[in-house]
Parts: sequence; C1' cells; structure tokens
RNA sequence: AGGCGGGUAACUCAGCGGUGAGAGUGCCAUCUUCACAGGAUGGAAGUCAGAGGUUCAAAUCCUCUCCCGCCUA
Repeated sequence: AGGCGGGUAACUCAGCGGUGAGAGUGCCAUCUUCACAGGAUGGAAGUCAGAGGUUCAAAUCCUCUCCCGCCUA
C1' cells in the first nucleotide's frame, strides 16, 4: 500500500429496507428464605463507531473516515 471480516445495553451476541431496536449474563427493586445461594415478577440501561448520500422509510444499501483482528506485498 492492497484485500477480507468485525464495531449494536456494563459483557457476549442476534437483528430478511417497514410497529416504538432485542436475547442471555450482569445491575436495581419486590416476593420467596431465619439468612445466603437459587428461583419468580417487574424495572433501568443504546447518539446501532463517526460523517455524508440513496429512499416515502436506513442498524440494514452506497461513499469516506476512525478503531480491532486476519491475509497479501
């Protein structure tokens, strides 16, 4: 320098262009217990890496930039 994959909740990851962005773990509250663990119910937590473009509509498509990993030279 070029190519490929990835960046979504605190963590691990889903998410065919079309409700108001989800799951598990973790966190908080309540219940359960003498208490803890475990279990049940509810809740909070997101500028979907950033900017621009296409579209009636973008996490999703296109372009550029940043970061991580791999490969080639």
Predicted 3D model of a 73-nucleotide RNA (transfer RNA) from a Syntrophobacteraceae bacterium. Its Rfam family is "tRNA". The source organism's lineage runs through Bacteria, Pseudomonadati, Thermodesulfobacteriota, Syntrophobacterales and Syntrophobacteraceae.